[in-house]
Context: one part of a larger RNA
This record gives sequence, C1' cells and structure tokens, in this order.
RNA sequence: GAUGAACGCUAGCGACAGGCCUAACACAUGCAAGUCGAGGGGCAGCGCGUGGUAGCAAUACCAUGGCGGCGACCGGCGCACGGGUGCGUAACGCGUAUGCAACCUGGCCCCCACGGGGGGAUAGCCCGCCGAAAGGCGGAUUAAUACCCCGUAUGCCUGGCGGCCCGCAUGGGCUUUCAGGGAAAGUGGCGACACGGUGGGGGAUGGGCAUGCGUCCCAUUAGCUUGUUGGCGGUGCAACGGACCACCAAGGCGACGAUGGGUAGGGGUUCUGAGAGGAAGGCCCCCCACACUGGUACUGAGACAGGGACCAGACUCCUACGGGAGGCAGCAGUGAGGAAUAUUGGUCAAUGGGCGGAAGCCUGAACCAGCCAAGUCGCGUGCAGGAGGAAGGCCCUACGGGUCGCAGACUGCUUUUAUGCGGGGAUAGCGGGGCCGACGUGUCGGCUUAUGAAGGUACCGCAUGAAUAAGGAUCGGCUAACUCCGUGCCAGCAGCCGCGGUAAUACGGAGGAUUCGAGCGUUAUCC
Repeated sequence: GAUGAACGCUAGCGACAGGCCUAACACAUGCAAGUCGAGGGGCAGCGCGUGGUAGCAAUACCAUGGCGGCGACCGGCGCACGGGUGCGUAACGCGUAUGCAACCUGGCCCCCACGGGGGGAUAGCCCGCCGAAAGGCGGAUUAAUACCCCGUAUGCCUGGCGGCCCGCAUGGGCUUUCAGGGAAAGUGGCGACACGGUGGGGGAUGGGCAUGCGUCCCAUUAGCUUGUUGGCGGUGCAACGGACCACCAAGGCGACGAUGGGUAGGGGUUCUGAGAGGAAGGCCCCCCACACUGGUACUGAGACAGGGACCAGACUCCUACGGGAGGCAGCAGUGAGGAAUAUUGGUCAAUGGGCGGAAGCCUGAACCAGCCAAGUCGCGUGCAGGAGGAAGGCCCUACGGGUCGCAGACUGCUUUUAUGCGGGGAUAGCGGGGCCGACGUGUCGGCUUAUGAAGGUACCGCAUGAAUAAGGAUCGGCUAACUCCGUGCCAGCAGCCGCGGUAAUACGGAGGAUUCGAGCGUUAUCC
C1' cells in the first nucleotide's frame, strides 16, 4: 500500500460499487418455464346469445358448443438458453497458435425444385374395475400440422462402368450413364394474401475432434505400463481414433522427472513493486466441471439433461403397512457450522429471452426498492468580528506568571444540511389502437392516441432557525506529539529495542499536545 474482511470504541447525509471466504451441510413455505384455439378432437369452469320453467318484474333455475373463450387431453416450439456453485479435475481442462481432404449445426438469411392419392390407430370424452394414496387396468368411440402406406423427385443417398481437372500423404472437385433407395400439411382470410410444410445447394452462427507451445509443490515418490505400444480386419460414432472387439507383433513412457503422493477449476484480470518479479483469481466477462451420492440410457438439431426418466445407495417425509413421495450449488427464507456475510419486498415500465400472425401470456433473467460505515468518492457538523486575555481546570522559579484561549460568552451574517410547504421531469420509441398518404400490395411514411415498478423519488423554489450532526488512536526511540499526580519488578505496558524494584515523558489518572477524521484503532493475510 492492499482486502468479499472480522473485532473494539464512535457515528449526520448522499452517490456508486459490494455483501456465506466456513458445512458441494440439511432444508419448512412461496415463487423461479412456459406458450400456441390461426394444428386437433372437444366443452370441465367463466361470460354472452337462444329456448324453457316460476314470477307483474328484477331475478332464479334448467337446457343448448350457437358465440367469446378455455381446464384437462393429443400435437408443435421452447424447456440443452437464461440463473447457481467450484465438489471434482495437474487434464488438450484452460491460454495461445494452427489443422479437419475426418465432422455436425434447430431457429435465421439467400437460391433451386416440389406439395398427388390413400389408410389404420390413439389420448381426451363415455362405461366399468382395482388402489388409503401415488397411480393403474379393461371396454366402446373419435380428430389432427400425430402415425403409416402408395405415387412423383434429372437434384439427394448407396453401389457400378467411364471422362476431365486439382492437390498436401490418405485423397478432393466436376461430369455422362446404369441399378437400388428415399419427401411433404395444412391453417386463417370473401379475396388479394399471410403464416407454415418437403427435398436439395450455399451462407451465417453455435459446437465436436486433433496438434505445437505454456500451465503448482514433493526425488524423504525411480522406475511405470497388458488395451499397455503398434499392425490387420471389423464394430461403433456426426466424425477421427486401441474409443471398442477378434487376431498378430512386443512394444510404449521415464532424471529434458515417467509413475506415485499432495494441493488446485483455468484465463481476461487484481494487488504490490521504479522495474524485473512476487502474490491472488471475490465482484464483472470468456471457457470448463457439477446439480443429494454413483451409474445408465431415452427424447431431441443439440443433453447423457439442476426445477426430465430409470436403477442402486444414504437421508427426510406420507401410509389404511400393501406401498408411495422428495432433492434450494435458482430468488427469498430456516436450522446448523462460523469471528463473519442481507428482504420469505416491488414491477415486467425499460433491456433481453420463450411461445404466438397478432393482441398478448410467462420470465426471482433483468430493472428497482429494503438491510449493513463492509469499500471508494462527495458534502456537512457553521462564517466573520470579539481581550476584561473572564470564571474554572492544569502547570510553575507561586503577592506573580504560563497554558487551555479569539477558544467561550457577546455582536453581526449565512442556510449547504435539517424540518415544513409548494413545484416537478427524463428513462417511452419501436411495436400496439385510430386516421391519412405513397408505391414495389405488404411494406414504408405522416398525424394522433394509450402505456413508468422505481416515484410525487431525484431535482428546483420558498419559509424557519446555528439551528439537527465528532470521534478514535497516540505522545521513550524507531515516530509527529510532555508535564503533574498515583503506583513501587506490584499493578501493568509492549510491533522491535525494551519500560516498572520511591523523583517512571514507557504502567494508571489528569491537564496539555500530535495525528487521522464519520471514522479511528486492533487482528488476520499478500506485496
């Protein structure tokens, strides 16, 4: 000098950042991922309409998918993002630089081509049954952008015979032809049209794999290795590969530190230092890993999947004892641990994300607010005048001086801040609604209109009145700051040297002084 700090004393305000470093300990409760009715069958609930019954009426009840819409269900997209944590990992994990002629890529953009015909189911609803529950079984019936079949496809995939061109070894690209294989879905609208569907090519983005170099401590760890190292053939994968398998060979690594043990997420960066270097990796960003512990795959463009599934285990809970349920290292919050770390808050207004044609819905991402001097910065606690140098304290060489001290009192002024009253935005434009116009007819432009959690906040004005606001540590040397009293190797101090045994500037108190200041010290750690 620095800190995600803690502790002690003290404490007026604001802005901006920060806030479980320990038990990746266990978790009550709520919320954190839905959306689309313009894919579908439908109608549990709500509203409207229509019909009926009662009633003079208001109204009540019943019926009715006719309409708005919509629980559950089928289907699509999303849930692999966003958010958390640092257990594991010394590794191509990360960083950097390359390669993939060995690869994939939903949504998005561009281009080419296509969308003909048919079928059988199933959830829901209904009926019945089992179960305490979680849940499950059977029957009947039904739809689709769900599923299946046929047709078409010169492009695509697989295989075969050729041709041309190219390269960096395996090889790559283009092309003639033959054989085999493989597509599709509709919906809204009166319509124009819009949103979708299928095959192929290219792009963009995101990923996968490989390689050079770099990446902590211990040699009081010296030998390690049998899928081990290589080959041939296969399996598997998006793809290469001993990744996996059969067979064959006997190799491979190591003092340039293998193997083993310990520790640890890596980087951008941060702290310190003149630098070289040393140390650290909290907040923010990138990458990685993980989601109670271990394992496995399914679905899918993408996962071996934190709020998905299955199995095993530990733990907790429910139970009718037969059997079930759960996973905060999401946001809050609780217990525990600890020196120690916050609210079970508000809003989707903005930014961003998912779905939707849109309106919109969802969003503990985000934006805000709350708590904490835990940090940095800013502001304030007044300013000017005022000597009889008052009283009082302390000290002295003591009828007198010194000092606190122009300090106070007193006089004048100001009003940041405080309190009261009043005013008061930006963040909001885009999209949306309405009107109008242009042309390239679904796009653009103009006018207008509604929309703010923070918040009547920030900020501004007026009024009142010095009014509401100072402490901490230190004073032997290092090191800025000294006297008196008490104590008497006691009580105590102390970072080092060292103080204290009767004159202690070093202990305790007082007066004074020094220093920093809403802080000041102590402790811990790094340079």